Predicted 3D model of a 73-nucleotide RNA (transfer RNA) from a Lachnospiraceae bacterium. The sequence is in RNAcentral, with records from ENA. The source organism's lineage runs through Bacteria, Bacillati, Bacillota, Lachnospirales and Lachnospiraceae. Its Rfam family is "tRNA". About the family: Transfer RNA (tRNA) molecules are approximately 80 nucleotides in length. Its mean pLDDT, the model's own confidence on a scale to 100, is 80.

[in-house]
């Protein structure tokens, strides 16, 4: 330099022909307990890497770009 895959909550990951962005763990609050841990319940947490385009509507389709992995040179 060329090709390809991935990027979504603090972490690990879902989200199917485009139609209200979710789960587990962690942290926080509460219940339980003499206390902690374990267990149970609750609430919160998101510019879906960034920027544009198409569309009534984009995590999803198109283009550009950034970062990481892999292959080739």
């Nucleotide at each position: 330099g060329g090709g390809u895959u991935u990027g979504u909550a603090g972490c690990u990951c879902a989200a199917u022909u485009g139609g209200c962005a979710g789960a587990g763990c962690a942290a926080c609050c509460g219940c339980c307990u003499c206390u902690u841990a374990a267990g149970c319940g609750g609430a919160a947490g998101g510019u879906u890497g960034a920027g544009a385009g198409u569309u009534c509507g984009a995590u999803u389709c198109u283009c550009u770009u950034c970062a990481a992995g892999c292959c080739c040179a």